[in-house]
RNA sequence: UGAUGAAAUGCCAAACCAACUGUGAAGUUGGGACGGAAAGCCACGGGUCUUGAGCGUUUCAAGAGCGCCGGGUUACCAAAC
Numbered sequence: 001u002g003a004u005g006a007a008a009u010g011c012c013a014a015a016c017c018a019a020c021u022g023u024g025a026a027g028u029u030g031g032g033a034c035g036g037a038a039a040g041c042c043a044c045g046g047g048u049c050u051u052g053a054g055c056g057u058u059u060c061a062a063g064a065g066c067g068c069c070g071g072g073u074u075a076c077c078a079a080a081c
Stems, first nucleotide, its partner, number of pairs: 002081001004078002011036002016031006034067001040073003044070003048064006
């Protein structure tokens, strides 16, 4: 260095509960811990969800979400090989 994920340090935090915010998808804070090696960041492609409009059908607009699958970018530790 490559491939890989043994060990250790640290990190994140699903479901659920409480308070608050939002029409809503959801978000923030606290508790919690199912999991995670990019579960860091970017809505770029597909898919999902919400609201509004339209509608015979195909749709259009604004959003949510990257812990659904890909893509881009940066990055911690390190045994065996």
Background: A computed fold for an 81-nucleotide RNA from a Bacteroidales bacterium, annotated as c-di-GMP-I-UAU riboswitch aptamer. Rfam family: c-di-GMP-I-UAU riboswitch aptamer. Its family is annotated with cyclic-di-GMP binding in the Gene Ontology. A reference for the family is Weinberg et al. (2017), "Bioinformatic analysis of riboswitch structures uncovers variant classes with altered ligand specificity", Proc Natl Acad Sci U S A. The source organism's lineage runs through Bacteria, Pseudomonadati, Bacteroidota, Bacteroidia and Bacteroidales. The model forms 95% of the base pairs in the Rfam consensus. Its mean pLDDT, the model's own confidence on a scale to 100, is 82.